[in-house]
Predicted 3D model of a 138-nucleotide RNA (Guanidine-I riboswitch aptamer) from Dactylococcopsis salina PCC 8305. Taxonomically the source falls in Dactylococcopsis salina (Bacteria, Cyanobacteriota, Cyanophyceae, Dactylococcopsis). The prediction has a mean pLDDT of 75. Its Rfam family is "Guanidine-I riboswitch aptamer". Rfam's curators write: This family represents a conserved RNA structure found upstream of the ykkC and yxkD genes in Bacillus subtilis and related genes in other bacteria.
RNA sequence: UAAUACUGCUUCUAGGGUUCCGACUACCGAAAGCAAGUAGCAUGAUUAUCGUCUGUUAUUUGUGUAGUGACAGGUCCAAGAGAAGCACGUUCUCAUCUCUUUGAUAGAGCGACACGGCGGGACAAAAGCCCGGGAGGU
Numbered sequence: 001u002a003a004u005a006c007u008g009c010u011u012c013u014a015g016g017g018u019u020c021c022g023a024c025u026a027c028c029g030a031a032a033g034c035a036a037g038u039a040g041c042a043u044g045a046u047u048a049u050c051g052u053c054u055g056u057u058a059u060u061u062g063u064g065u066a067g068u069g070a071c072a073g074g075u076c077c078a079a080g081a082g083a084a085g086c087a088c089g090u091u092c093u094c095a096u097c098u099c100u101u102u103g104a105u106a107g108a109g110c111g112a113c114a115c116g117g118c119g120g121g122a123c124a125a126a127a128g129c130c131c132g133g134g135a136g137g138u
Stems, first nucleotide, its partner, number of pairs: 007087006015077002020074002022071001023068005033063010044053003088111006095105003113133001115136001119131003
C1' cells in the first nucleotide's frame, strides 16, 4: 500500500405515525345506506366448454356516518452504532472415536470499535426502517 473477514435469524425495547380496533366530538336513527352469504336474470365480459368476473333483482345475517394522533391505548412499523435468546464463524485445550492426510463430538474463549447531516423512498402513514458503517468529519 492492497485484498479478505469482522455474521444471520427470532422475540422485544427506545422511537414512530394513523390503515384497522378502541377513545373523544358532531350529526342521523330503529329506517335508509353499507358489507358478506344464497338464489335468479343479463339481446354483459372472458373461456372450445365447465367455470370465473361484472351489473341488477329478491332474500338472510351483520352493521350508523364524518372528523380528530398535542388520542393515555390495542393492532401495525422499528434500530449498523439498543437488549435477550438461538444459530453460525473462528482460536485453543483435554478426552473419546476416526486416522495416510485429517475430521467429528465435548469444553473454554473471541466475534472488537463506531461522530454522522440535508434530502429522498415504501407501506395506511411516520420513524433511530431503507438509500446508509452512505455524503461529510476525526